Model confidence (mean pLDDT): 78 of 100. A computed fold for a 66-nucleotide RNA from a Planctomycetota bacterium, annotated as Fluoride riboswitch aptamer (crcB RNA motif). The organism belongs to Planctomycetota, within Bacteria. Its Rfam family is "Fluoride riboswitch aptamer (crcB RNA motif)". Rfam links the family to the GO terms response to fluoride and positive regulation of gene expression.
[in-house]
RNA sequence: CAGCGUGAGGGCGAUGGAGUUCGCCUCGAACUGCCGCGUGAAGCGGCGGAUGACUCCUGCUGGAAG
Numbered sequence: 001c002a003g004c005g006u007g008a009g010g011g012c013g014a015u016g017g018a019g020u021u022c023g024c025c026u027c028g029a030a031c032u033g034c035c036g037c038g039u040g041a042a043g044c045g046g047c048g049g050a051u052g053a054c055u056c057c058u059g060c061u062g063g064a065a066g
Base pairs, nucleotide, nucleotide: 009026010025011024012023013022016057017056018055019054020053021052033047034046035045036044037043
């Protein structure tokens, strides 16, 4: 100096914040929703959530009561 592994730290998991937890990535990446039609791109149609998962808060939408 280079490569590999591990630890710590950091980042990420389709729309905000927090706690717990799981997974992934780590100087560059993880990540940037899914399905159908279409050779493919483009395009069209359908599904679909403020969670990765659980809980709470906030925002949005609908209904009821005071």